This is a predicted structure of an 83-nucleotide RNA (c-di-GMP-I riboswitch aptamer) from a soil metagenome.
[in-house]
């Protein structure tokens, strides 16, 4: 990449389970997806508790930490395929 064909993934929501939380995993389910395959390196967004710092030692904020690949960029890999 063609209103082709084959095959694939699976949002919300529900159930179970793990986590303090964002959220993860399994089952059901399909809103969508041509990389919705892999990767937390850069940016974004989100998150409690703990540690450190600031603070009136309260509230709160910052850093460390964590989550997200279905927010974007970079990197790696890859099925089918006519004109």
């Nucleotide at each position: 990449g063609a209103u082709a064909a084959a095959g694939g993934c699976a949002a919300a929501c529900c159930c179970g389970u793990c986590g303090u939380g964002a959220g993860g995993c399994g089952g059901g389910g399909a809103c969508g997806c041509a990389a919705a395959g892999c990767c937390a390196g850069g940016a974004g967004u989100c998150c409690a508790g703990c540690g450190c710092g600031c603070g009136g030692u309260c509230a709160g904020c910052g850093c460390g930490g964590g989550a997200u690949g279905g927010u974007c960029c970079a990197g790696c890999u890859g099925c089918c395929g006519a004109a």
The RNAcentral record of the sequence draws on MGnify.